[in-house]
RNA sequence: UUUUGAAAAAGGCAAACCUGUCGAAAGGCAGGGACGCAAAGCCACGAGUCUAAAGCAUUCGCUAUGAUCGUCGGGCCGCCAAG
Numbered sequence: 001u002u003u004u005g006a007a008a009a010a011g012g013c014a015a016a017c018c019u020g021u022c023g024a025a026a027g028g029c030a031g032g033g034a035c036g037c038a039a040a041g042c043c044a045c046g047a048g049u050c051u052a053a054a055g056c057a058u059u060c061g062c063u064a065u066g067a068u069c070g071u072c073g074g075g076c077c078g079c080c081a082a083g
Stems, first nucleotide, its partner, number of pairs: 002083004012037002017032006035070001041076003045073003048068003055062002
């Protein structure tokens, strides 16, 4: 430098759910809690998905400028071990 993640070690993150809080909502944050994760570290760049306050329509609804990186792809960076 590069490939891989079978075993091991140092450790790391934390789904559902509960409580508090922010938000129109989706959802975020903090604490508890562990289903899982070798990038479940970072970036909404492409696709997907969720929401629809405002706007449009006035009957259903439509729409992202909101959200999701623990949906997939892409970019950046990184621990340990083996080759």